[in-house]
Predicted 3D model of a 98-nucleotide RNA (TPP riboswitch aptamer (THI element)) from Vibrio xiamenensis.

RNA sequence: GGUAAAUAGUCGGGGAGCUGAAAAGCUGAGAUCGCGCUGCGAGACCCGUUGAACCUGAUUCAGUUAGCACUGGCGUAGGGAACUAUCAACUUGUCUUG
Numbered sequence: 001g002g003u004a005a006a007u008a009g010u011c012g013g014g015g016a017g018c019u020g021a022a023a024a025g026c027u028g029a030g031a032u033c034g035c036g037c038u039g040c041g042a043g044a045c046c047c048g049u050u051g052a053a054c055c056u057g058a059u060u061c062a063g064u065u066a067g068c069a070c071u072g073g074c075g076u077a078g079g080g081a082a083c084u085a086u087c088a089a090c091u092u093g094u095c096u097u098g
Base pairs, nucleotide, nucleotide: 001091002090006086007085008084009083010082011048012047013046014045017026018025019024032042033041034040035039054079055078056077060073061072062071063070
């Protein structure tokens, strides 16, 4: 001098569930509230290039379920939103000493 991880600050990205007459129940980090309602705003949650948060493919394939969700494939496919500071393992160069 450079810098991983971690932390903090501010900023940003994202998400139309299923069952039920209803009450309510189920899954999940998250399915909340309001309105002019597949849009906008707020909140919680998750994620921010080391990018599977999330979208397309997809009215997709397998497992599972009352059903969705969830898990895996698809995926060394395509997209996708960050800067600063602190601390600091590590690493590089120079000088000096032994």
It matches the Rfam family "TPP riboswitch aptamer (THI element)". Rfam's curators write: Vitamin B(1) in its active form thiamin pyrophosphate (TPP) is an essential coenzyme that is synthesised by coupling of pyrimidine and thiazole moieties in bacteria.